Annotation: The RNA shown here (transfer RNA) has 72 nucleotides and comes from Candidatus Iainarchaeum sp.
[in-house]
RNA sequence: GCCCCGGUAGCUUAGUGGCAGAGCAAUGGUUUCGUAAACCAUAGGUCGAGGGUUCAACUCCCUCUCGGGGCU
Numbered sequence: 001g002c003c004c005c006g007g008u009a010g011c012u013u014a015g016u017g018g019c020a021g022a023g024c025a026a027u028g029g030u031u032u033c034g035u036a037a038a039c040c041a042u043a044g045g046u047c048g049a050g051g052g053u054u055c056a057a058c059u060c061c062c063u064c065u066c067g068g069g070g071c072u
Base pairs, nucleotide, nucleotide: 001071002070003069004068005067006066007065010024011023012022013021018055026042027041028040029039030038048064049063050062051061052060
């Protein structure tokens, strides 16, 4: 330098054009003599950045950026 994959909640990630979800973690509660576990509830997201297409974009297109892999 070229090619491919990925960036979504604190962590791991789902979501192929129409309300952003789950598990774990966190907080509160129930239970217990107490802790853990279990159960119930709550909070937490400028969806890597900018632009374009569209009535509507996490999703499609372009550029940039960060991480991983391959080739030279």

It matches the Rfam family "tRNA". By type it is a transfer RNA. Its mean pLDDT, the model's own confidence on a scale to 100, is 84.